[in-house]
The prediction has a mean pLDDT of 85. The RNA shown here (small-subunit ribosomal RNA) has 1494 nucleotides and comes from a bacterium. The RNAcentral record of the sequence draws on ENA and SILVA. Its Rfam family is "Bacterial small subunit ribosomal RNA". Gene Ontology terms of the family: ribosome and structural constituent of ribosome.
């Protein structure tokens, strides 16, 4: 000093796995914003092109000339002296410094070594510097050219050039000999230079070990190539070059080739290991417009030098010339993007010079830029009327902004004013920065805050606007009218002169796993073996010292990082010291382990001997059963096939049956989680050949072993080639069915093929989805093969052991499932493979193949998942168990008719609205003529029909008149109330103003409440405990039982709650109490329980009893309970009701009511009249009445219950055929009335018909209610007399006082009932049973479903967009190769032309040495050619991906409706179908085997 996680796959869970975020960083850019200072940094793009200025000169103490100026002399010309510009000769420098990163994968760089070298200036030492010579530039004259620049003649100097002498030293060869230098120069006395040699320092050249990118879809490369010899060349080694000789050299430890790239110290990140990076600073390399070349020089193949070629730019008199910012500034283009054409040599450093000094865009500074880091400020203290304003609001003395402001008192950074003023200078002088930093004083809160965010991750919330629009978004995701997610505002959070965004790197990511991952099912074990290289390797002895360990030395530049101490006010920055730089090299030491060498051993491995089992392999031979075919016999009408059929076969004799024959293929039983084999695989019998294995023995060898990249071999089925063969089966194909279709499933045929031989192919769910080897780690129990023991006459049994093959199970492991001595446990060794899904095992390329194809194997693009195991549900054309009028058994209906009623539809000015499978449709509506009423038309009103408040007036109220359809408008009259403290007040009416009213307007998907439904189904949960990582499980499952999760038993559960049941109401029996309006046995009485009376009965309504499987028998587990019986009014819940668990359906209702939000406000409010809700070609639901004789009609007769009644029920009487009317008693009701119940019984009639059935419809006449019956009520009477003769497919109700039939009451209501809710009367049939249909409950199973099967989901086609492949070709780049041409230049040859120095010579001339020129080798650019490779474009074409609603089908998920899948072949619009072989990752049932338990 030291390791953090989160979001996102699911209904939920665990795991795998990707994506995303929070951190740090930057030479950054962009958006908004911006006060100051310090220190740094600033073309990352086009090594694109560049105007202009500057960036390398200096030396007169090397040399000749000597402008100018000064002084002196002179009248002047001029002379003398001084000064010394400028160009030139000469010297040194210009090879440093500065810039850039194109090239380079290389000894380029880093690090550590090495030997065959050079080195100007500098230092040290030694020696020397003698004698001569000839030129030349400048200059002058002439001359060419536009210019740049030359030509020729003449003169001259040197530290320029040359010859000779000398030679310590050096070089060459064996002594000795030979050979090699210079400037007595400058200055003028200090010194600086020169030559030779030796050494040093610093610098450089060369060689080697090791280290650091990517692609194998680059596997072979190499002729100066590898080595040798001779020669040449270089400062130096060397194929560096050349001639000859040899045939080598490199490569899977990755050569060669392609791509990319300057390398390093370092920098960023990281806990580290690593990963990424190589700006600034520092070291090295490379480059200087592009390519080539040399010259000069100590040093260059030279950024601001030369020559040539090329491209480009400029000048030109067209003849010819000039140029190279990747130096500093600056410009144009490019680009998201990167500065001033500044000052100074004061400092540091460099060049030259003896020096003064000159030069220096190196450097020091300044300018611009928030580009980065660091520091400071934008004020401090007080101050509550908690101001105003804003925002929110539950509307209040509210909350918040907020001590914030105002206001009071202070301070003075930065900025301003005044004054002073540095260090940097060591040194006499000299300061660009700079009158800067800094200091003192003065005035003055004045001049200085933004940006992003606020759904979760992630700190921070409200309002309005918007309404799947506009938009947001890093991921998940927000937005479809109440958005904390968009936009704005208020508020809040974060950071702050910045804040966000984008881009990139590391981190998180243990997501390439060395540290530190995996491969049964998630991605991942090669189909299997043999084996090469490689990796790894038993026991033991000795030696060495490779790895390893220890110690020491050298090196690891500085800077950086870290620590300590200092300097700038602090910090950034910086100085000093230390540590560190984990590396490399050398030396010494150790010897356990590893390695190497030598030796030994036997436990690994192999061999020998004995013995055993086997569908191991190959070849040959043989056998029987069966199918088919052929021949013959018998025999007759069918056979065959299916869910049912048909095609097909058959009277030309099939099928069936008997006999004979042919031919091919396969081998029943035995047969077995039995055997053998490496895997694929192998099955009749016999023979031959042959591989492997087990056991026993412990005789031999002596580590000979394990694994195994490449390689080689084998490798089901299908398929291919050639030739055979062909019975059955059978892709394709044909036909028949099925079907909407049926390129299928089913059926009838049937070709390849299936078989053999030879040769290919090389893939499978080639699976134990589990690589091989060795060792270790509880057991139990089967089976196969062997051996041993015990025992026996022999065998069996039993025990032990080895090898193999199954199951169960502990520890351990695992995400779980599961595995578990046959490991998926614990370890070691080796190999193979994986790194999100899709694209894709595809494209391109390579290799293999006759082909089909195989193998190797990407990317663009796209998604935020894809996946594994397990959980809870739901579902299944899965299974088991069980209920229900669910089916069945019955009875009666509906569906057909007419009518009623509701709905749909249509119509309409309106036909108001809602309800829509069950669970809307005689429903809201328990009752639309007006009203209701919400709709339409028309006419009115605007504080309103209704509520509260204010002002004014008036009592209220009542009665009229006019207009009008009314509302309303106008107008007349009557009326003066109550309380009072005398002010007025309360109620009511009218007028007015505004706050507000009002809305059946919208949203039931914003809600409350209420309701329906599953369902009166038996379920739904909780606490604690236990199990599981967890979701969850257990309990609640199981065995019985029940109507019931009812109860009992069992059980890691024990209890509990909501439901069930019971408690409540009612009906059924009895007792008791009380008897009026009820009742009446007996007594009396009457027309009559009418009255007196009675308290028995009925009845009423209080209380109580009774029923509990209590008793008996049987069954049952000694249980719960069930069955039967007794008793009882009632018997196993006695009948009926009320009662509806957790929840489901965004179920219904904003039009009962309430209510958020939105909307309307002279109208979507309100009033009125009329109309509509009552329409009518149709369709459906629910009903009524019927079709008749079990009936209709007529007459007579009998018996209820529940209820209702004062704006009421209405007796009774009268009138009327009747509805009803008139009069009118009683009764607010156990009293009176509604109230005669009807079916029923008796008698008569009708006699099977569209009727004496049926009553629709229509005509007429009436009645009632009501303001009003036209649209549009009910009833009555007379007349009329429709359809209908029992209802297709289909469908409904009901299990007993039920169905059916019969009447009766009530609510609503003025009136209106076939509806609804009740009531009683008469009163059945049937239930074997649970296979099937529907619904439900429990258990279990599968699942790719969870919006939960009305689920999910596949492929073609059509459309749009995107990226990619192929493609006739076309365009361009790159690197080679072959040939041609061949510049400059070096080297070599020639050199007749030319030449001052030296030599010979008197001279002429000659020689030596060179030069021009010319020839040759090499040689850049260029040209031609055929290839290679990379990229762009490309008509057309191929598949792929994505897209809210398109088309066709339904392949998959459940047994997915033909189980699915894999390989292969074939066919088909498509999913796909079929054949062959394989797999279980198939449900269900039965059987077999095995295991566990008893």
């Nucleotide at each position: 000093c030291u390791u953090a996680g989160a979001g996102u796959u699911u209904g939920a869970u665990c795991c795998u796995g990707g994506c995303u975020c929070a951190g740090g960083a930057u030479g950054a850019a962009c958006g908004c914003u911006a006060g100051c200072g310090g220190u740094g940094c600033g073309u990352c793009u086009g090594a694109c092109a560049c105007a202009u200025g500057c960036a390398a000169g200096u030396c007169g103490a090397g040399c000749g000339u000597g402008a100018u100026c000064c002084a002196u002399a002179g009248c002047a010309a001029u002379a003398u002296g001084g000064u010394g510009a400028a160009a030139g000769c000469g010297g040194c420098g210009a090879a440093c410094g500065g810039c850039u990163g194109a090239g380079u994968a290389a000894c380029a760089c880093g690090u550590g070594g090495g030997a065959a070298c050079c080195u100007a200036c500098c230092c040290u030492c030694a020696g020397g510097a003698c004698c001569g010579g000839g030129a030349u530039a400048a200059c002058a004259a002439u001359u060419c050219g536009a210019a740049a620049g030359g030509a020729c003649u003449g003169c001259u100097a040197a530290u320029a050039c040359c010859g000779g002498a000398u030679a310590a030293u050096g070089u060459a060869c064996a002594u000795g000999u030979a050979c090699c230098a210079a400037a007595u120069g400058g200055c003028c006395a200090a010194c600086c230079g020169c030559c030779u040699g030796a050494g040093g320092a610093g610098g450089g050249g060369c060689c080697c070990g090791c280290g650091g990118c990517u692609c194998a879809u680059u596997a072979g490369c190499u002729a100066g190539u590898u080595g040798g010899u001779g020669g040449g060349g270089u400062a130096a080694c060397g194929g560096c070059c050349u001639a000859c000789c040899a045939a080598g050299g490199c490569g899977a430890c990755g050569a060669u080739g392609g791509g990319u790239a300057g390398c390093u110290g370092g920098u960023c990140u990281g806990a580290g290991a690593g990963g990424a990076u190589g700006a600034u600073c520092a070291g090295c390399c490379a480059g200087a417009c592009u390519g080539g070349g040399a010259c000069u020089g100590c040093g260059a193949c030279a950024c601001g030098g030369c020559c040539c070629a090329g491209a480009c730019u400029c000048c030109u008199a067209c003849g010819g010339g000039a140029g190279g910012c990747a130096g500093c500034a600056g410009u144009u283009c490019a680009g998201a993007a990167u500065c001033u054409u500044g000052c100074a040599c004061a400092a540091u450093g460099g060049g030259c010079g003896a020096a003064a000094g000159c030069c220096u865009g190196a450097u020091g500074c300044a300018g611009c830029g928030a580009c980065a880091c660091c520091g400071c400020g934008u004020g401090g203290g007080g101050g509550a009327g908690g101001a105003a304003g804003g925002u929110c609001c539950u509307c209040g003395u509210g909350a918040u902004u907020g001590u914030a402001a105002a206001c009071c008192c202070c301070u003075g950074u930065a900025g301003g004013g005044u004054g002073g003023a540095a260090c940097g200078a060591a040194u006499u002088a000299u300061g660009a920065c700079g009158g800067u930093a800094c200091c003192a004083c003065c005035a003055g809160a004045g001049u200085a805050a933004g940006c992003c965010u606020c759904g979760g991750c992630u700190a921070a919330c409200u309002a309005c606007g918007u309404g799947c629009c506009a938009g947001c978004a890093g991921c998940c995701g927000c937005g479809g009218u109440a958005a904390u997610a968009c936009g704005u505002a208020g508020g809040a959070g974060g950071c702050a002169a910045g804040c966000g965004u984008u881009a990139u790197c590391c981190g998180g990511a243990u997501u390439u796993a060395c540290u530190g991952g995996g491969c049964g099912u998630a991605a991942a074990g090669c189909g299997u073996g043999c084996g090469u290289a490689g990796g790894c390797g038993g026991c033991u002895u000795g030696a060495c010292g490779u790895g390893u360990c220890g110690a020491a030395g050298g090196u690891g530049a500085a800077a950086u990082c870290c620590c300590g101490c200092g300097g700038c006010u602090u910090a950034a920055c910086u100085g000093c010291g230390g540590a560190a730089c984990u590396g490399c090299c050398u030396u010494c030491g150790a010897a356990a382990c590893u390695g190497c060498c030598a030796g030994g051993c036997u436990a690994g491995a192999g061999g020998g001997g004995g013995u055993c089992a086997g569908a191991g392999g190959a070849a040959g031979a043989c056998g029987g059963a069966a199918u088919u075919c052929c021949c013959g016999g018998u025999g007759u009408a069918g056979c065959g096939g299916u869910g049912a059929a048909a095609u097909g076969c058959g009277u030309a004799g099939a099928u069936a049956u008997c006999g004979g024959g042919a031919g091919g293929a396969a081998c029943a039983c035995c047969a077995g989680u039995g055997g053998c084999g490496a895997a694929g695989g192998c099955g009749g019998u016999c023979u031959u050949c042959u591989g492997g294995g087990g056991c026993c023995u412990u005789c031999c060898u002596g580590a000979c072993g394990c694994u195994g990249a490449g390689g080689c071999a084998c490798g089901a089925a299908a398929g291919c080639u050639a030739g055979g063969g062909g019975a059955g089966c059978g892709a394709a194909c044909g036909g028949g069915a099925u079907u909407a279709g049926a390129u299928a499933c089913c059926c009838c045929g049937g070709u390849a093929g299936u078989c053999c031989u030879a040769g290919c192919c090389c893939u499978a769910a080639a699976c134990g989805a589990u690589g091989g080897g060795c060792a270790c780690u509880a057991g139990g129990u089967g089976c196969u093969g062997g051996u041993g023991g015990c025992u026996u006459c022999g065998a069996c049994c039993c025990c032990a052991u080895c090898a193999g093959u199954g199951c169960c199970g502990c520890a351990g492991c695992u995400a779980a499932c599961g595995c578990a001595u046959u490991a998926a446990g614990u370890g070691c060794c080796c190999c193979g493979c994986c790194u999100g899904g899709g694209g894709a095992g595809u494209a391109c390329g390579g290799c293999c193949g006759c082909a089909a194809g195989g193998u190797u194997a990407a990317a663009a693009c796209u998604c935020a998942a894809a996946g594994g195991a397990a959980u809870u549900g739901a579902c299944g054309g899965g299974g088991g168990c069980c209920c229900g009028c669910a089916c069945a058994a019955g009875c009666g209906g509906u569906g057909g008719a007419g009518c009623a009623u509701g709905u749909g539809g249509u119509u309409u000015a309106a036909u108001u609205c809602g309800a829509u499978g069950c669970a809307a449709c005689g429903c809201g509506a328990a009752g639309a003529a007006c009203c209701u009423u919400a709709c339409c038309u028309g006419g009115g009103c605007u504080u309103g029909a209704c509520a509260u408040c204010c002002u004014c007036g008036g009592a209220a109220u009542c009665c009229g008149c006019u207009g009008g359809a009314a509302a309303c408008a106008g107008u007349g009259g009557a009326g003066u109330g109550c309380c009072u403290u005398c002010g007025g007040g309360a109620g009511c009416c009218g007028a007015g103003a505004g706050a507000c009213a009002g809305g059946u307007g919208g949203u039931g998907c914003a809600u409350g409440g209420c309701u329906g439904u599953c369902g009166u189904c038996a379920g739904c949960u909780c606490g604690u405990g236990u199990c599981g990582u967890g979701a969850g499980a257990u309990g609640u499952u199981g065995g019985a039982u029940u109507a019931a999760g009812u109860u009992c038993c069992g059980c890691a559960a024990c209890g509990a709650g909501c439901g069930c049941a019971a408690c409540c109401c009612u009906c059924a029996u009895g007792g008791u109490c009380u008897g009026u309006u009820a009742c009446c046995a007996g007594u009396a009485u009457u027309a009559a329980g009418u009255u007196a009376g009675g308290g028995a009965c009925u009845c009423a309504g209080g209380c109580c009893a009774g029923a509990c499987u209590g008793c008996c028998g049987g069954c049952g587990u000694c249980a719960a309970g069930c069955c039967g019986g007794a008793g009882g009014a009632a018997g196993g819940c006695g009948g009926g009701g009320a009662u509806g668990a957790c929840g489901u359906c965004a179920a219904g209702u904003c039009a009962u009511c309430a209510u958020g939000c939105c909307c309307c406000u002279u109208a979507c409010g309100u009033c009125c009249a009329g109309g509509g809700c009552u329409a009518c070609a149709c369709a459906c639901g629910u009903g009524c009445u019927a079709c008749a004789a079990u009936g209709g009609g007529u007459g007579g007769g009998a018996c209820a219950a529940c209820g209702g009644g004062c704006a009421g029920c209405c007796a009774c009487a009268c009138a009327g055929c009747g509805a009803u009317g008139u009069g009118g008693a009683g009764c607010g009701a156990a009293u009176c009335c509604c109230u005669c119940a009807a079916a029923c019984c008796c008698a008569c009639u009708c006699u099977c018909a569209g009727u004496u059935c049926g009553g629709a419809u229509c005509g007429g006449a009436g009645g009632c209610u009501g303001c009003a019956a036209c649209c549009c009520g009910c009833c009555u009477c007379c007349g009329u007399g429709a359809a209908g003769u029992c209802g297709g497919a289909a469908u409904c109700g009901c299990u007993a006082g039920u169905a059916a039939c019969c009447g009766u009451g009530g609510a609503u209501c003025a009136g209106c009932a076939u509806g609804c809710c009740g009531c009683g009367g008469u009163g059945a049939a049937u239930a074997c049973g649970u296979u099937c249909c529907c619904g439900g409950g429990c258990c279990u199973u599968g699942u790719a479903c969870a919006c939960a099967c009305c689920g999910c989901c596949c492929g073609u086609c059509a459309c749009a967009c995107c990226a990619c492949g192929a493609a006739a070709g076309u365009u361009g780049g790159u690197a080679a190769c072959a040939c041609c041409c061949g510049a400059a230049g070096c080297c070599g040859g020639c050199g007749g032309g030319c030449u001052a120095a030296c030599c010979c010579g008197c001279a002429a001339g000659g020689g030596a040495a060179g030069c021009a020129g010319u020839c040759g080798u090499c040689g850049a650019a260029g040209g031609u050619g055929g290839g290679a490779u990379c990229a762009g474009c490309g008509a057309u074409u191929g598949g792929g991906g994505u897209g809210a609603a398109g088309u066709c089908g339904u392949a998959a998920c459940a047994a997915g409706g033909u189980a699915g899948c894999c390989g292969u072949a074939u066919c088909g619009g498509a999913a796909g179908g079929u054949g062959c072989g394989g797999c279980u990752g198939g449900a269900u049932c039965a059987c077999c085997u095995c295991c566990u338990u008893u």